[in-house]
């Protein structure tokens, strides 16, 4: 060069074109304990914002469609094959 697969929160992974982010892990915080481990409950992507709120976020960019992480089309990174 060809051909094939992956790409989703910090991190591993789920999601039939129908509310993105399920489960675990990691982190903070709280209860328990003299005080620690361990358990148990709550959070836990960005932007603005005092707050609530709104908007944006599934690798980049483009299309279909009422609706895309999921389907096309390109580029881009990793892998595997062939040459």
């Nucleotide at each position: 060069g060809c051909g094939g697969g992956u790409g989703u929160g910090g991190u591993g992974u789920a999601a039939u074109g129908g509310u993105a982010g399920c489960c675990a892990c990691g982190a903070g915080a709280g209860a328990c304990u003299c005080a620690a481990a361990a358990u148990c409950u709550c959070u836990u992507g960005g932007a603005u914002u005092c707050a609530c709120g709104u908007c944006c976020g599934u690798g980049g960019g483009g299309g279909u469609u009422c609706a895309a992480g999921u389907c096309c089309c390109u580029c881009c990174a990793c892998c595997c094959g062939c040459a």
Molecule: transfer RNA
Organism: Bdellovibrio bacteriovorus